c-di-GMP-I riboswitch aptamer from a Gemmatimonadaceae bacterium, 94 nucleotides, folded computationally. It was read from a public genome assembly, where an Rfam model found it. Its mean pLDDT, the model's own confidence on a scale to 100, is 82. Rfam family: c-di-GMP-I riboswitch aptamer. Its family is annotated with cyclic-di-GMP binding in the Gene Ontology.

[in-house]
Order: sequence, then C1' cells, then structure tokens
RNA sequence: CGGCGACAACGGCAAACCCGCCGAAAGACGGGGACGCAAAGCCUACGAGACUAAGAUGUGCCACCCGGCACAUUACGUCGGUCGGGUUGCCCGA
Repeated sequence: CGGCGACAACGGCAAACCCGCCGAAAGACGGGGACGCAAAGCCUACGAGACUAAGAUGUGCCACCCGGCACAUUACGUCGGUCGGGUUGCCCGA
C1' cells in the first nucleotide's frame, strides 16, 4: 500500500425472545440470551428510506354546556443491526 477477507488465529459486538425499567407509541437503557456482523467501533437524521402519532388539524357520530368516540393527515418523537457520508482501528499474507 492492498484484500474480491480464509471452515485460520487472537479477541470483540449481540438480533429475536424473556425479565426489569423509562416512554402515549415507535423505541431506548440494564441483565439474561445468540440470529447474525470484518468495522454490528465511534460520529452523523445532512441525502435516500423505515416506524410511531402524544399534541395539532380536518371529517363524521354521540352529547347538543363542559366534552367523548372513530377515522384521516401530520414529527417537533424514533431507527446508525436499512443504506449513503465522516473518522479511527485488530489479525492475517491464506
């Protein structure tokens, strides 16, 4: 410098699910647990994408005073283990 990264070695991380806990939810965090991961280390929601809808708005129904319910739209809420992007780095020479 390079790898299109090997049934190699040293190690690492930890999906689903369960328990606890926070949250309206999505989801986060801690413990257990391993589906996977060569950056599934770190930063980033800026671009593409996904999830949720508390609040708000609209419509309808009920109540016809406060209001209640249903549906639709919406992120100012999330996801970095969906991808792009930035940055650092272990082993090996198969």